[in-house]
RNA sequence: ACGGGCGUAGUAUAGCCUGGUCUAGUACAUGGCGUUGCCAACGCUAUAGCGCGGGUUCAAAUCCCGCCGCCCGUA
Numbered sequence: 001a002c003g004g005g006c007g008u009a010g011u012a013u014a015g016c017c018u019g020g021u022c023u024a025g026u027a028c029a030u031g032g033c034g035u036u037g038c039c040a041a042c043g044c045u046a047u048a049g050c051g052c053g054g055g056u057u058c059a060a061a062u063c064c065c066g067c068c069g070c071c072c073g074u075a
Base pairs, nucleotide, nucleotide: 001074002073003072004071005070006069007068010028011027012026013025020058029047030046031045032044033043034042051067052066053065054064055063
């Protein structure tokens, strides 16, 4: 330099192909409450996220373009 893959809460991951009542789900973590004599465990609940910018559309995490970062390959 070229080609490919990936980027979603503190961590991991689903959703992306087939855009739409999902106000982005799940697990762990953290806080609160309940249960218990206390802890643990369990239950309920809260916190918190679509890498950045632009485009298409009535509507974008999802489609298109550029950029940034990480990984793999070729030279």

This is a predicted structure of a 75-nucleotide RNA (transfer RNA) from a Methanobacteriota archaeon. The coordinates come from a structure-prediction model, not an experiment, and the mean pLDDT is 82. Its Rfam family is "tRNA". By type it is a transfer RNA.